[in-house]
Context: one part of a larger RNA
RNA sequence: UGACGGGGGCCCGCACAAGCGGUGGAGCAUGUGGUUUAAUUCGAUGCAACGCGAAGAACCUUACCAGGGCUUGACAUCUUGCGAAUCCUGUGGAAACACGGGAGUGCCCUCUUUAUAGAGGGAACGCAAAGACAGGUGGUGCAUGGUUGUCGUCAGCUCGUGUCGUGAGAUGUUGGGUUAAGUCCCGCAACGAGCGCAACCCUUGCCCUUAGUUGCCAGCACGAUAGGGUGGGCACUCUAAGGGGACUGCCGGUGACAAACCGGAGGAAGGUGGGGAUGACGUCAAAUCAUCAUGCCCUUUAUGUCCUGGGCUACACACGUGCUACAAUGGCCGGUACAGAGGGCAGCGAACCCGCGAGGGGGAGCGAAUCGCAAAAAACCGGUCUCAGUUCGGAUCGGAGGCUGCAACUCGCCUCCGUGAAGGAGGAAUCGCUAGUAAUCUCGGGUCAGCAUACCGAGGUGAAUACGUUCCCGGGCCUUGUACA
Numbered sequence: 001u002g003a004c005g006g007g008g009g010c011c012c013g014c015a016c017a018a019g020c021g022g023u024g025g026a027g028c029a030u031g032u033g034g035u036u037u038a039a040u041u042c043g044a045u046g047c048a049a050c051g052c053g054a055a056g057a058a059c060c061u062u063a064c065c066a067g068g069g070c071u072u073g074a075c076a077u078c079u080u081g082c083g084a085a086u087c088c089u090g091u092g093g094a095a096a097c098a099c100g101g102g103a104g105u106g107c108c109c110u111c112u113u114u115a116u117a118g119a120g121g122g123a124a125c126g127c128a129a130a131g132a133c134a135g136g137u138g139g140u141g142c143a144u145g146g147u148u149g150u151c152g153u154c155a156g157c158u159c160g161u162g163u164c165g166u167g168a169g170a171u172g173u174u175g176g177g178u179u180a181a182g183u184c185c186c187g188c189a190a191c192g193a194g195c196g197c198a199a200c201c202c203u204u205g206c207c208c209u210u211a212g213u214u215g216c217c218a219g220c221a222c223g224a225u226a227g228g229g230u231g232g233g234c235a236c237u238c239u240a241a242g243g244g245g246a247c248u249g250c251c252g253g254u255g256a257c258a259a260a261c262c263g264g265a266g267g268a269a270g271g272u273g274g275g276g277a278u279g280a281c282g283u284c285a286a287a288u289c290a291u292c293a294u295g296c297c298c299u300u301u302a303u304g305u306c307c308u309g310g311g312c313u314a315c316a317c318a319c320g321u322g323c324u325a326c327a328a329u330g331g332c333c334g335g336u337a338c339a340g341a342g343g344g345c346a347g348c349g350a351a352c353c354c355g356c357g358a359g360g361g362g363g364a365g366c367g368a369a370u371c372g373c374a375a376a377a378a379a380c381c382g383g384u385c386u387c388a389g390u391u392c393g394g395a396u397c398g399g400a401g402g403c404u405g406c407a408a409c410u411c412g413c414c415u416c417c418g419u420g421a422a423g424g425a426g427g428a429a430u431c432g433c434u435a436g437u438a439a440u441c442u443c444g445g446g447u448c449a450g451c452a453u454a455c456c457g458a459g460g461u462g463a464a465u466a467c468g469u470u471c472c473c474g475g476g477c478c479u480u481g482u483a484c485a
Base pairs, nucleotide, nucleotide: 001485002484003482004481005480007479008478009477010476011475012474013473015469016468019433020432021431022430023429026324027323028322029321030320031319032318033317034315035314042053043052064310065309066308067307068306069305070304073133077132078131079129080128081127082126083125086103087102088101089100090099091098092097107122108121109120110119111118112117135299136298138297139296140295144293145292146288147287148286149284151282156195157194158193159192160191161190162171163170164169175186176185177184201276202275203274204273206244207243208242209241210240211239212238215234220231221230222229247270250264251263252262253261254260326426330385331384332383333382334381335380342373344371347366348365352361353360354359392423397418398417399416400415401414402413403412439461440460441459442458443457444456445455
């Protein structure tokens, strides 16, 4: 100087408390441990691994296993020889591949030639040969770059000069107030400065301007009365570009005449308005050699590479994260409303027809404020069920079908009929959340041929509670003890 203390003081945070909803019990989904296996590829492992890398394992992916092949190689550059490339096709084979048959003669340059054509060289591509080399998701994240997590969006971390100290170092950065903040004010052997904080950026909330193939009977007209459908119009809504607006600016009080705090006015909005992006010096030899890059080591008829099939989907168990429930604030049936944000051409696919349905036929329109995906659901109205393992719950299994795809046996999703399991609110323990939040309800997107209870977004409905800081956890500042560094 730090670190630590079941030392002290001050102060924060959904840290506790106050509340609401969960997890832990059930079934299933998914990840992990373990076990099994020819293989169940590899990594991630307290918080900060475990719906994580994986934004989608039937083949492929794929790195694993078994078997069948190749050895200058699936891929790059160079040398030589032959052949255009390419297309069709036979035999064996699971394919990779092996051995054959046929068609085909192109492009650029030069020469010969009347022309057809012939000769030579070259480019692209293919085959063969030899060797330099390729290749490695083989090892080491404790050799590394880059990237990332975490403490933590916590308020800290430092420097120059000066001063003090033999020195390590201190001072500044401590103190009195204040703040979300090392934020600001005051004081002070310090005076300044940098990285952080804040602001500048995006989005949302109010208004204005500009602009109208979206919107509007707002005002007019037409209309078979049916939809802004038509004429017409940018007023409104909206869209998307610019601007205004909030600054403790104003008033009162408290305060040290300060910073600031409390209350008020005006205002769509107030004291950082809400949300996001933004992550200081550093810590954990934290994570990643399997994104990529890379030193060294190892491998080279194999630890490389191609193919078929299998595996990553196993199952006595254990744990994490979720979904669906256990019902009446509910289930079922019928009717009737109201979003936002998105993606669409090898795509979205309307009307109409067929099918109980998944779906099939059909193809209008749309590269989309114009067409379509599309129905929003909870809600509301009416009916029914009457507390029952039930008209709750849907696991499991049987049967019949649909879709994608070369192919759904291992191992996809969906529909219909039948079957109807556990489950009566979950022990110890434990998690999230302070407002348009929690809870609840649907919708969209990425990945993707197909496959979503996951992930990323969108809106609808919409609470309860916070006395307080004694205690638990984490953190900041000052101080104290120390046999620790």

This is a predicted structure of a 485-nucleotide part of an RNA (small-subunit ribosomal RNA, 3' major domain) from an uncultured bacterium. Rfam family: Bacterial small subunit ribosomal RNA. RNAcentral holds the full RNA, with entries from ENA, Greengenes and SILVA. The coordinates come from a structure-prediction model, not an experiment, and the mean pLDDT is 86.